[in-house]
Order: sequence, then C1' cells, then structure tokens
RNA sequence: UCGCGAGAAGGGCAAAUCCGUCGUGAGGCGGGGGCGCAAAGGCACAAGUCAGUCCCUCCCGAAAGGGGCUGAUGGUUGGCCUACCGAA
Repeated sequence: UCGCGAGAAGGGCAAAUCCGUCGUGAGGCGGGGGCGCAAAGGCACAAGUCAGUCCCUCCCGAAAGGGGCUGAUGGUUGGCCUACCGAA
C1' cells in the first nucleotide's frame, strides 16, 4: 500500500416513530428518538420499488394489468468515488 474486519481504541451515522416545515405525491429538511449500520460517507449510470401524469388493453363501468415521460428512493441491489483504526 492492497485485501480483510476483532471480545481492540477513538469515535461516527441514525430506523420506526413524535413535533415543526416544504412538496399534488412518493418523499426531503430541522429537532427529539435509537432499530440497526465497517462505509447506514458521497454519486440516480443500470436494475428494483414507490409517486405524479398521459396513452393502451379488458370492461356497461370500476378495479386490475401494460407502456411512455417526469420525479423519489444511496438504510433495495449492482457499479463508481472517497475514508478512521489495525488484531487474525
């Protein structure tokens, strides 16, 4: 240095949910709160899931299903970038 991740050290982040706030919405942000996380740090490129909207199928109609576009999600996965410590 790379790989790796402990019964190590110093720490870090913060689920559900509550309050406030922004958004049509998924969801974001701030505070409380800790389920957990060795990248639960960052990036929407690919996929998944979710949301909005338009179109198509079926249909009396609705529901449901499919497709396009836009958006969300990094604590869904892959990929990329960066990083503390140092046992085996």